[in-house]
Overview
Predicted 3D model of a 396-nucleotide RNA (Bacterial RNase P class A) from a Gemmatimonadota bacterium. The gene name in the source record is rnpB. Its Rfam family is "Bacterial RNase P class A". The family's RNA type in Rfam is ribozyme. From the family's description: Ribonuclease P (RNase P) is a ubiquitous endoribonuclease, found in archaea, bacteria and eukarya as well as chloroplasts and mitochondria. The sequence is in RNAcentral, with records from ENA.

RNA sequence: GCGGAGGGGCAGGAGAUCGCGGGCCGGUCGCGAGCGAUGCGCGCGCGACACGGCUCGAGGAAAGUCCGGGCUCCGCAGGGCACGGUGCCGGGUAACGCCCGGGCGCCGCAAGGCGAUGGAAAGUGUCACAGAGAACAGACCGCCGAUGGCGGACGGCUUCGGCCGUACGCACAGGCAAGGGUGAAACGGUGGGGUAAGAGCCCACCGCGCGCGCCGGAAACGGCCGCGGCACGACAAACCCCCUCGGGAGCAAGGCCAAACAGGAGCGAGGGGCGGCCCGUCCCAUUCGAGCUCCGGGUAGGCUGCACGAGGCGUCGGGUAACCGGCGUCCCAGAGAGAUGACCUCAGCGGGCCUCAGGGUCCGUUACAGAACCCGGCUUACCCCCCUCCGUGGAU
Numbered sequence: 001g002c003g004g005a006g007g008g009g010c011a012g013g014a015g016a017u018c019g020c021g022g023g024c025c026g027g028u029c030g031c032g033a034g035c036g037a038u039g040c041g042c043g044c045g046c047g048a049c050a051c052g053g054c055u056c057g058a059g060g061a062a063a064g065u066c067c068g069g070g071c072u073c074c075g076c077a078g079g080g081c082a083c084g085g086u087g088c089c090g091g092g093u094a095a096c097g098c099c100c101g102g103g104c105g106c107c108g109c110a111a112g113g114c115g116a117u118g119g120a121a122a123g124u125g126u127c128a129c130a131g132a133g134a135a136c137a138g139a140c141c142g143c144c145g146a147u148g149g150c151g152g153a154c155g156g157c158u159u160c161g162g163c164c165g166u167a168c169g170c171a172c173a174g175g176c177a178a179g180g181g182u183g184a185a186a187c188g189g190u191g192g193g194g195u196a197a198g199a200g201c202c203c204a205c206c207g208c209g210c211g212c213g214c215c216g217g218a219a220a221c222g223g224c225c226g227c228g229g230c231a232c233g234a235c236a237a238a239c240c241c242c243c244u245c246g247g248g249a250g251c252a253a254g255g256c257c258a259a260a261c262a263g264g265a266g267c268g269a270g271g272g273g274c275g276g277c278c279c280g281u282c283c284c285a286u287u288c289g290a291g292c293u294c295c296g297g298g299u300a301g302g303c304u305g306c307a308c309g310a311g312g313c314g315u316c317g318g319g320u321a322a323c324c325g326g327c328g329u330c331c332c333a334g335a336g337a338g339a340u341g342a343c344c345u346c347a348g349c350g351g352g353c354c355u356c357a358g359g360g361u362c363c364g365u366u367a368c369a370g371a372a373c374c375c376g377g378c379u380u381a382c383c384c385c386c387c388u389c390c391g392u393g394g395a396u
Stems, first nucleotide, its partner, number of pairs: 001392009013346003017342002020057007027049006034042002059368001063379002066377005071250004083246003087242001088102005103117001104115004118241002123239002125235003140180002142176003147173002149170003153166005188206006207230001208228004213224004254304004263295005270284005311330008348365007
């Protein structure tokens, strides 16, 4: 330099102007009861505002809503069935299908990565296409043809029908599963012996199974020894078996207040017009009830739940680690269909051009993306920077 593996950080900085949302203080306005008193003043409370000031104001994923929990309401004696999830071992945790450490298997030269990773000698099922044969299998090409058969040759015997022997040929009976071929997978592998050819047929090593053998380990598991020629293919993210976990719905949960309209109970005779008041008069009501008070449920609406939490940061201690504990410190969005933006200056960074240099000048300067009850994870999206490690090439 090139190629790769693992981990961490950041999500732009400073300032100015305008703008947005929450809170607090003030201001203005309205309402309420009170005081002072007839001046509409004073303070208090509540509310509104497009006003002023101060202060706070998104993320590492706020996302997908895929797991797990808190919280809330409903249900629930206990047990079982069913249904669904998880599935090597140990640890962490509020919990998990997450995380950490370890085992085993696979991939990679390596750093390292990936794995729903219990059971296939409990049962059921599937194994497409190709192929001869796909589970207590099979013979297409091929090999052999010792033995039996057929054929001719030679030799021997002969009662002249034939018989026996030797080597050979054929590939008919038959033997084989080594080699080829098919397939994701062909009923152990390599080498040797053996054979007519072969084959765990026999032997060595490897693999496999068994022993509830010995040793190591907390365990998963590993190592060794002995026995068995091998009997036991793959798939359980197929049914299933075993172990283990799981009640349901969700902040539109739930709680409080509560107009209007309608309903119920009680009291109950007034109300309105005739320009302000009195008289008068007219209309409506007095069984069908104006008006007032109370009650229950509860719509609109309001408040709450609602942000101090399995919290952040620092430090010390324990632990290989995940994580846990002590101490210190900080307060950190919250609404309602939902607030963070625009622009300028400076510095920084990157690039182009000019310059001997110092420097000058122009351009660019942030991806993915916006909390909505709250947390722990996983997954997905994504700009830039840094560290460590592995492989390889070159130079010294």